The RNA shown here (transfer RNA) has 73 nucleotides and comes from a Candidatus Micrarchaeota archaeon. It matches the Rfam family "tRNA". It is annotated as a transfer RNA. The sequence was found in a public genome assembly. The prediction has a mean pLDDT of 83.
[in-house]
RNA sequence: GCCUCAGUAGCUCAGUCGGUAGAGCGCCUGUCUUGUAAACAGGAGGUCAAGGGUUCAAUUCCCUUCUGAGGCU
Numbered sequence: 001g002c003c004u005c006a007g008u009a010g011c012u013c014a015g016u017c018g019g020u021a022g023a024g025c026g027c028c029u030g031u032c033u034u035g036u037a038a039a040c041a042g043g044a045g046g047u048c049a050a051g052g053g054u055u056c057a058a059u060u061c062c063c064u065u066c067u068g069a070g071g072c073u
Stems, first nucleotide, its partner, number of pairs: 001072007010025004019056001027043005049065005
């Protein structure tokens, strides 16, 4: 230098061939307990890496950039 893959909640990851963004763990509150843990119930938490384009509508399609991983030379 070129190619491929990945970037979504605090962490690990889903996400339908474009139509309101989810799970597990973690966190908070409540019930229960002498207390803690566990269990059960409820809740909070997201500019979907950044910018632009297409579209009535973009996490999803296109372009550029950034970051990480792998490969080739």